[in-house]
RNA sequence: GGUCUUGUAGCUCAAUUGGUUAGAGUGUUGAUCUUAUGAGCCGAAGGUCGCGAGUUCGAGCCUCGCCAGGACCA
Numbered sequence: 001g002g003u004c005u006u007g008u009a010g011c012u013c014a015a016u017u018g019g020u021u022a023g024a025g026u027g028u029u030g031a032u033c034u035u036a037u038g039a040g041c042c043g044a045a046g047g048u049c050g051c052g053a054g055u056u057c058g059a060g061c062c063u064c065g066c067c068a069g070g071a072c073c074a
Base pairs, nucleotide, nucleotide: 001073002072003071004070005069006068007067010026011025012024013023019057028044029043030042032040050066051065052064053063054062
């Protein structure tokens, strides 16, 4: 330098053929329970979906550029 791939909550990851409000586990936190801690049960907060542009009535999803990680080729 070229090809492919990944980027979504603090962390690990889903999201079907583009369509109604973007979700799960874990973590954090409140209440409950307990002599207390942990476990259990019930809630809450936390996201400009890597950055930017385009297509579309509508984009996490399609197209282009850039950035970062990984694999392969040279």
Molecule: transfer RNA
Organism: Carnegiea gigantea